[in-house]
Molecule: small-subunit ribosomal RNA
Organism: uncultured bacterium
RNA sequence: UUAGAGUUUGAUCCUGGCUCAGGAUGAACGCUGGCGGCGUGCAUAACACAUUCAAGUCGAACGGGAAUCCCGGAGCUUGCUCCGGGAGGAUAGUGGCGGACGGGUGAGUAACGCGUGAGCAACCUACCUUGGUGAGGGGAAUAACACAGGGAAACUUGUGCUAAUACCGCAUAAUAUGUCGGAGCCGCAUGAUUCUGACAUCAAAACUCCGGUGCACUGAGAUGGGCUCGCGUCCGAUUAGAUAGUUGGUGGGGUAACGGCCUACCAAGUCGACGAUCGGUAGCCGGACUGAGAGGUUGAACGGCCACAUUGGAACUGAGAUACGGUCCACACUCCUACGGGAGGCAGCAGUGGGGAAUAUUGGGCAAUGGGCGAGAGCCUGAACCAGCCAUGUCGCGUGGAGGAAUAAGGAUCUAUGGUUCGUAAACUCCUUUUGCGGGGGGAUAAAGUGCGGGACGCGUCCCGUAUUGCAGGUACCCCGCGAAUAAGCAUCGGCUAACUCCGUGCCAGCAGCCGCGGUAAUACGGAGGAUGCGAGCGUUAUCCGGAUUUAUUGGGUUUAAAGGGUGCGUAGGCGGCCUCUUAAGUCGGCGGUGAAAUUUCCGGGCUCAAUCCGGUCACUGCCGUCAAAACUGGGGGGCUUGAGUGCGUUUGGGGUGGCUGGAAUGUGCGGUGUAGCGGUGAAAUGCAUAGAUAUCGCACAGAACGCCGAUCGCGGAGGCAGGUCACCAAGCCGCAACUGACGCUGAGGCACGAAAGCGCGGGGAUCGAACAGGAUUAGAUACCCUGGUAGUCCGCGCAGUAAACGAUGGACGCUCGCCGUCCGGCAUAGAGCCGGGUGGCCAAGCGAAAGCGAUAAGCGCCCCACCUGGGGAGUACGCCGGCAACGGUGAAACUCAAAGGAAUUGACGGGGGCCCGCACAAGCAGUGGAUUAUGUGGUUUAAUUCGAAGCAACGCGAAGAACCUUACCAGGGCUUGACAUCCUCUGACCGCUCUAGAGAUAGAGUUUCCCUUCGGGGCAGAGAGACAGGUGGUGCAUGGUUGUCGUCAGCUCGUGUCGUGAGAUGUUUGGUUAAGUCCAAUAACGAGCGCAACCCCUAUGGUCAGUUGCCAUCAUUUAGUUGGGCACUCUGGCAAGACUGCCGCGGACAACGCGGAGGAAGGAGGGGACGACGUCAAAUCAUCAUGCCCCUUAUGUCCUGGGCUACACACGUAAUACAAUGGCAACGACAGAGGGCAGCAAACCCGCGAGGGCAAGCAAGUCCCCAAACGUUGUCUCAGUUCGGACUGCAGGCUGCAACUCGCCUGCACGAAGUCGGAAUUGCUAGUAAUGGCAGGUCAGCAUACUGCCGUGAAUACGUUCCCGGGCCUUGCACACACCGCCCGUCAA
Repeated sequence: UUAGAGUUUGAUCCUGGCUCAGGAUGAACGCUGGCGGCGUGCAUAACACAUUCAAGUCGAACGGGAAUCCCGGAGCUUGCUCCGGGAGGAUAGUGGCGGACGGGUGAGUAACGCGUGAGCAACCUACCUUGGUGAGGGGAAUAACACAGGGAAACUUGUGCUAAUACCGCAUAAUAUGUCGGAGCCGCAUGAUUCUGACAUCAAAACUCCGGUGCACUGAGAUGGGCUCGCGUCCGAUUAGAUAGUUGGUGGGGUAACGGCCUACCAAGUCGACGAUCGGUAGCCGGACUGAGAGGUUGAACGGCCACAUUGGAACUGAGAUACGGUCCACACUCCUACGGGAGGCAGCAGUGGGGAAUAUUGGGCAAUGGGCGAGAGCCUGAACCAGCCAUGUCGCGUGGAGGAAUAAGGAUCUAUGGUUCGUAAACUCCUUUUGCGGGGGGAUAAAGUGCGGGACGCGUCCCGUAUUGCAGGUACCCCGCGAAUAAGCAUCGGCUAACUCCGUGCCAGCAGCCGCGGUAAUACGGAGGAUGCGAGCGUUAUCCGGAUUUAUUGGGUUUAAAGGGUGCGUAGGCGGCCUCUUAAGUCGGCGGUGAAAUUUCCGGGCUCAAUCCGGUCACUGCCGUCAAAACUGGGGGGCUUGAGUGCGUUUGGGGUGGCUGGAAUGUGCGGUGUAGCGGUGAAAUGCAUAGAUAUCGCACAGAACGCCGAUCGCGGAGGCAGGUCACCAAGCCGCAACUGACGCUGAGGCACGAAAGCGCGGGGAUCGAACAGGAUUAGAUACCCUGGUAGUCCGCGCAGUAAACGAUGGACGCUCGCCGUCCGGCAUAGAGCCGGGUGGCCAAGCGAAAGCGAUAAGCGCCCCACCUGGGGAGUACGCCGGCAACGGUGAAACUCAAAGGAAUUGACGGGGGCCCGCACAAGCAGUGGAUUAUGUGGUUUAAUUCGAAGCAACGCGAAGAACCUUACCAGGGCUUGACAUCCUCUGACCGCUCUAGAGAUAGAGUUUCCCUUCGGGGCAGAGAGACAGGUGGUGCAUGGUUGUCGUCAGCUCGUGUCGUGAGAUGUUUGGUUAAGUCCAAUAACGAGCGCAACCCCUAUGGUCAGUUGCCAUCAUUUAGUUGGGCACUCUGGCAAGACUGCCGCGGACAACGCGGAGGAAGGAGGGGACGACGUCAAAUCAUCAUGCCCCUUAUGUCCUGGGCUACACACGUAAUACAAUGGCAACGACAGAGGGCAGCAAACCCGCGAGGGCAAGCAAGUCCCCAAACGUUGUCUCAGUUCGGACUGCAGGCUGCAACUCGCCUGCACGAAGUCGGAAUUGCUAGUAAUGGCAGGUCAGCAUACUGCCGUGAAUACGUUCCCGGGCCUUGCACACACCGCCCGUCAA
């Protein structure tokens, strides 16, 4: 000293990418902006540059010498000129030193360029320091200058004069240099070094203030450089070979010096997979940023080195340059020009244009620091020091502090009579004064020096005195006064991520870093209020590191996620058994040198603090040298046998190659028998066949493949290998322990092998069979099926080199529990067994995301190789290599997405499997679909045909009943606080009745005129004002409630425990059983809840209690249970009883339960009903009702009249009635249940053919009334569109009602349609059921073929679960999860 988060899914774990939070910057942009300190500031065009400045200095080197001053003289115009001398020193020139430093830039450079460490026995070094020696005597010129020329200019020519510390000889000279010797010593070597001898060669300059400063030769030092070497230093192999001065040698040249540095000759080398060469990019480092570190990125500022100076080339001078502000040449560009010719180089400081997102003043002074020259004063210095500009960075400060609640107004918002929030915030009171403004002080520190004078000594240094030097700057700092006065913004508020509401908008406008927001209730857009974060800044963009263990040395992987090479042999390389001796390269330790300073760490100091600055310290993990250690690795020597190999002896195999050979089958040919088909398919057809097929028998030929054995088997390195036999070749295992003695493992390149298809040449060709042809199938069918059929399939030789070449698992070695098979060998053996090698299954530990692996590892270790780094683009393009070609190998990018993926989980789904159920099918009965009518719907029409319902689960549904009303629709006429509710004020009637106008609403007139009261008022009606009413207007996708449906299907869950990293699983699975998750048994589960069942109602039996309005057996009575009487029976309705597999037998597991039987009215749920789990369908309903939001308000409200909802080419659903004789008609005769009845049901009687009417008893009902039909008996009809059927229509009537025209029901007479049992298809029903017959009720004035109930008559059939539909449980697959009406591919179009 190490932090994570979002995003793949319905959910989970993993893999994996993308994205975010952090830090940083020479930054830029947007909004905003008070002050100061310290830094930084062209990253782009090494683009072009106007103008000033940036390198000069020395008269104590030299000749000349201006201004000025002094002296002397002359002329004299008396204050001027000239001459001589002196002082003086400007300045051009000669000469010296310096312009090679300082300053700028990063173009080039992949290099000894840089860094680091060594070396030069192969070198130089002006000025400086310190030694030694010397300076003798001569000479010849030349600038300046003068004169004369040329030129526009730059500049330049000729002649003549002159000086030097300028130049040249001569002399002198060694410790210099060179050559030749002698001696010593050192070095790996070339060679160095010391002493010594001889010969040859080389020097100088003076000036002066007399102190000194210079000069020449030479030794040493210091400083600065030159050269060489080790190591390190970016990317690309889709750059693999490069190289002729190239590599080396010899001679020569050249250099300060080594060297192919250059040259002549000789040799043929040198570099390179440890990456040469080539291409791209780049100045390198100290350091800086980031990071836990290792690393990664970077090389602004400051410091070191290098390179460059418009571009390219070249030398000169010099100690030093191949020279930024020197020279020459060339190109380009700019400028001047008299057109002949010239001048220039800001990558110095400022500045300009240009480029760009973008980067400053044509400032001050040399006061300090430093540099050049000078003896010095001094001069020069855009180095440097300061100032200016810019929030560009960083550090510090401020924009006030304390108190102050009616928590005001106002804004915003909500839970909206009232709260909440902005908010102690403001106002107000008191206080302070950093900053600001005004005034004053302050030569602040930074100054040290230098001149002059004096002094000391070690004689060029110190001390004293005096004079003098500050750009910044009257700045910092200090004091006084004034007054809260002069000073706050930016971004964000869906999650990540701190911070929420309202309005607007309505997949629009827009947002967005990722996921994603926006389609009418947006915390995600825009605005507002509020909040959060940071703050003179805040956001955005760009770039780098981090997070990213996402290139993994630290620190990853490769069965299925991306990833093991198809296999072997083997080169380089990497790695390597046991013992011993040695060495010291690696390794470890001590010491020494170096690792510049700055930076960084820590400590301290000091500017008021901090940043900045100063001092010290650690560190700089590195390199070099030296000494020591010797375990390990490496090198060398010796030995060993266990790794490896050899030998010997058995043995195994479908290992390989070549030859010979066999039978079955197939096809073909020939012949015989034989006759009409064969063949083929789901069914067919094409095809073959009377010219004799198929079938069958015999013979012959051809090619290919090898049945049984045969296997969960064997062999091989992989691909792969199968009739028999022979020959040859190779391999493994076991046993023995004779031989060698580490000879080994792996293996980049390389070489070889390598299924099928394919290619070339030559054969062969029976079968099968791409392509192709035909026949089918189909909407089509370039397919699947059928008939044919060419390449090919086979052989030889050659090429190709790929596969899901798979165990999707590289090779070698060692180690790590067990159980069960099998092949080969050995030991033992009666048998069981043991050892080794192979090949399989199950499992432990461990591993793994899981599935799984598990001694044949995917475990634990070690070694080597290969490969991976999100998906798509793409194994594509380009390049190269290989190939006859096909194609193979190697192998990208642009662009695009936020995922792609693995394993497992729960569901849903499957033209997957298993088990089971249901009128699901089947077996039956009756229907629907055809006809007519009724009714609903669609469509159409209409002023309107109000609205809703839409597969099952809308359609005789909402509607249990539209002539007005209803009514929501349409037309017209009216009203506007309203038809209805609450509140306020006033009035007192209102209502009713009559009349007038009108279609009516309404308006007017007339008539009549209050009620209750606790005396406050209230009811009712009218008028008025406003709050408000009202809406069947929208949204059932904002909702409540209610309902349908799967489905009366048997399911749906929970707690605790257990298992799993987890989603989840278990329970709920399994074996039986049931109508049932019903029960039993088993069981890591044990229990529980909602469902099932039961409890409730009706019904079936008897009992008991009670008998009126019910009943009547016995007694009496009557027309009549009418009456007396009675309550036995029927019946009614209360109560309890009864049925529980309780009993018996059998089966079953001794269970649950099933089957059969007894008894019983009823038997295994007796029959029926009510009752509907978790949930599904954004199912239905805003028009029952309620309700959020939106909308209308003289209308989308309300009143009225009339119309419409009843329309009608058509289509569908549901019903009614039929088509007839099991019937119709007529007459006669029976038998119910359940209901209803006073605005009602209505008997009887009378009238009418009838509907009905009249009159009217009874009954608020077990009392009265409504009240049966099918059926039975008899008669008739006789198979016909009829004596079936009754539609439609005409006429005449009845009833209800204000009113039957649109638009009711009924009756009589007449008319008498379709229809003769219904195509494809389809519905209901399993017993008192279907079918059939009627009755009642609700709605209702009237209107029923509908609906809801009731009773009568009363069947047929079920072998069975293959199939259709729906459902339940288990299991399996899955790329689906909006869940198969899913997902998704290709083509075309928009």